Notes:
Predicted 3D model of a 72-nucleotide RNA (transfer RNA) from Synechococcus lacustris. The prediction has a mean pLDDT of 81. It matches the Rfam family "tRNA". Rfam's curators write: Transfer RNA (tRNA) molecules are approximately 80 nucleotides in length. By type it is a transfer RNA. The same sequence occurs in records of 4 taxa. Taxonomically the source falls in Synechococcus (Bacteria, Cyanophyceae, Synechococcales, Synechococcaceae).
[in-house]
RNA sequence: UCCUUGAUAGCUCAGCGGUAGAGCAUUCGGCUGUUAACCGAACGGUCACUGGUUCGAAUCCAGUUCAAGGAG
Numbered sequence: 001u002c003c004u005u006g007a008u009a010g011c012u013c014a015g016c017g018g019u020a021g022a023g024c025a026u027u028c029g030g031c032u033g034u035u036a037a038c039c040g041a042a043c044g045g046u047c048a049c050u051g052g053u054u055c056g057a058a059u060c061c062a063g064u065u066c067a068a069g070g071a072g
Base pairs, nucleotide, nucleotide: 001071002070003069004068005067006066007065010024011023012022013021018055026042027041028040029039030038048064049063050062051061052060
């Protein structure tokens, strides 16, 4: 320098262009002699950034940043 892949909740990750989700964690409640376990609920998001396409973008396109891998 070039190619590929990735960036979504505190963590690990889903998500066919049409309401942003799950598990774990945290908080509250239930259960009970108490704790753990179990059950229920709540909380938590600038979908890396900037633009474009579209009635509508986490999703498609371009560029930028960062990370991982590969080629020279």